[in-house]
RNA sequence: CUCCCGAAAAGGCACAGCCGGUCGAAAGACCGGCUCCGCAAAGUCACGGGUCUACAGGAAGUCAUGCUUCCCACGACAGCCGGACUACCGAA
Numbered sequence: 001c002u003c004c005c006g007a008a009a010a011g012g013c014a015c016a017g018c019c020g021g022u023c024g025a026a027a028g029a030c031c032g033g034c035u036c037c038g039c040a041a042a043g044u045c046a047c048g049g050g051u052c053u054a055c056a057g058g059a060a061g062u063c064a065u066g067c068u069u070c071c072c073a074c075g076a077c078a079g080c081c082g083g084a085c086u087a088c089c090g091a092a
Base pairs, nucleotide, nucleotide: 005090006089012039013038017034018033019032020031021030022029023028037079043085044084045083047082048081049080050077051076052075057071058070059069060068061067062066
């Protein structure tokens, strides 16, 4: 110095909830604040698996021009798992 690993220390992030607001059909995401479940990558990336939603599209039913049901990502989830990239500190 590098890799594995994760004691200590200094820091970091912010689940859920609440308040105000924005985008979206929805799932969900984002901004500010309070708060803090937890996280050694809870930093970044949708590559594989998985989960969520169903605007648009398709099929069926109904019968009145609509409604209902089913299928379906091109949408979403990185704090679901795996993988890839980067990274603070340095005990055993």
A computed fold for a 92-nucleotide RNA from Actinobacteria bacterium UBA6100, annotated as c-di-GMP-I riboswitch aptamer. Rfam family: c-di-GMP-I riboswitch aptamer. Its family is annotated with cyclic-di-GMP binding in the Gene Ontology. The sequence was found by an Rfam model in a public genome assembly. Its mean pLDDT, the model's own confidence on a scale to 100, is 87.